Context: one part of a larger RNA
C1' cells in the first nucleotide's frame, strides 16, 4: 500500500522448504546350515564416526573497559602512593558476551502405493505358465508422518476481546536492547525501572592504602581472606525520557 473502520491475542494450513547418514559391540547362538574348517538370516539391547540444529551449566578459548605482579623512562618539588609512554610495555589470572574442541538434542517408528523380485488363482493353449482378466509380498526411492516458514492463499480466510465524531489508533521525537549495516524488529517515555547514577549482592583478583611491630636493609607480620571490581543479577526516581506537534472517521457498526 492492498486485504474497505482501527486494535490486539489466538489460530487454519494451500503451498513452501529442511531432514532423510553410516559403523562395531553383546546377546538370540557357536544355533540353524556344513565331514569339517567354518558360520548365518531374523529378532533384541548397547556404543560410535560424520554431519545438522541450539546452548554456555561444565571443559577451554577470547576478553585492548576488570584484578595482581614487574622493567626502563617521565610527570605529579621529594619519600610514599599514583598517572602517562614503551606492540595491550612485558607477564599471570579472568565477569559479561561471542565460541567448539565442551554440552543437550536429532535422522526414527508407523503407514500408503509401488520397483526388481518372489507368489496365488487362472486362460488364451483340456497340460504348463506371476497375467491376458483378477489377487498378495516387497526397497534408504516416491506419498505420509518429523521439524520449519507460511493469508500478498489479490480465492487476501477463521476466532475471540476491546476502542472510536468528548479524536480510536497511528506516526515523528526521546530513553535503550540478548534487535540491528541503514531500515526494521522488541523494551519503556513520570500513571515510569527504558538507559545511566546510587545502593545491595554475586563474580573477578588476590591480602590495598595508611599506621604499628620486626629487621642495617631488601622485606617479612599485623590491621586483612583485604582492597579494588567492566559488559551479569536485584533494587531506587537521584539525572535523562519535557511541554508540544504531524496524521487520521470513508460506503463499517
Nucleotide at each position: 500500500c492492498g486485504c474497505a473502520g482501527g486494535a490486539a491475542g489466538a489460530c487454519u494450513g494451500a503451498g513452501g522448504g529442511a531432514g532423510u547418514u553410516u559403523g562395531c559391540u553383546c546377546u538370540u547362538a557357536g544355533u540353524a546350515c556344513g565331514a569339517g574348517a567354518g558360520g548365518a538370516u531374523u529378532g533384541g539391547a548397547g556404543c560410535g564416526g560424520a554431519c545438522g540444529c541450539a546452548c554456555c551449566u561444565c571443559u577451554g578459548g577470547u576478553g585492548u573497559g576488570c584484578g595482581a605482579g614487574u622493567u626502563g623512562g617521565u610527570c605529579u618539588g621529594c619519600c610514599a602512593a599514583g598517572g602517562c609512554c614503551a606492540c595491550u610495555g612485558c607477564u599471570c589470572g579472568g565477569u559479561a558476551g561471542c565460541u567448539a574442541u565442551g554440552u543437550g538434542c536429532g535422522g526414527a517408528a508407523c503407514g500408503g502405493a509401488u520397483a526388481a523380485a518372489c507368489g496365488c488363482u487362472g486362460a488364451a493353449g483340456g497340460c504348463a505358465u506371476c497375467u491376458a482378466a483378477g489377487u498378495g509380498u516387497g526397497a534408504a526411492a516416491c506419498c505420509c508422518g518429523u521439524c520449519c516458514c507460511g493469508a500478498g492463499a489479490u480465492u487476501a480466510g477463521u476466532c475471540u476481546u476491546c476502542c472510536c465524531a468528548u479524536g480510536a489508533g497511528g506516526c515523528a521525537c526521546c530513553u535503550c536492547g540478548a534487535a540491528g549495516a541503514c531500515u526494521a524488529c522488541g523494551a519503556g517515555g513520570u500513571a515510569g525501572a527504558u538507559a545511566g547514577g546510587c545502593g545491595g549482592a554475586g563474580u573477578g583478583u588476590g591480602u590495598a592504602a595508611g599506621c604499628g611491630u620486626g629487621g642495617u636493609a631488601a622485606c617479612a607480620c599485623g590491621u586483612u581472606u583485604a582492597g579494588c571490581u567492566a559488559a551479569c543479577c536485584c533494587g531506587u526516581a537521584c539525572u535523562a525520557a519535557u511541554u508540544a506537534g504531524c496524521c487520521g472517521a470513508u460506503u463499517g457498526g
Large-subunit ribosomal RNA, domain VI from a Planctomycetota bacterium, 253 nucleotides, folded computationally. The full RNA is in RNAcentral, with records from ENA. Its Rfam family is "Bacterial large subunit ribosomal RNA". The source organism's lineage runs through Bacteria, Pseudomonadati and Planctomycetota.